[in-house]
RNA sequence: UGCGGGGUGGAGCAGCUAGGUAGCUCGCCAGGCUCAUAACCUGGAGGCCGGGGGUUCGAUUCCCCCUCUUGCAA
Numbered sequence: 001u002g003c004g005g006g007g008u009g010g011a012g013c014a015g016c017u018a019g020g021u022a023g024c025u026c027g028c029c030a031g032g033c034u035c036a037u038a039a040c041c042u043g044g045a046g047g048c049c050g051g052g053g054g055u056u057c058g059a060u061u062c063c064c065c066c067u068c069u070u071g072c073a074a
Base pairs, nucleotide, nucleotide: 001073002072003071004070005069006068007067010026011025012024013023020057028044029043030042031041032040050066051065052064053063054062
């Protein structure tokens, strides 16, 4: 320098193909159960989707630029 993957609650990942106000597992908090802890059950908090711009009535999703990370090639 060229080509490709990835950036979404505290952690790991879906959702993007076919735009319509985001879900799963673990973790955290509270309650239940228990002599108690763990396990189990119930409820709850926490993310506007890496940044900016564009298209659109509407963008995590489509387009452009930038940035971080990772793989391949030179």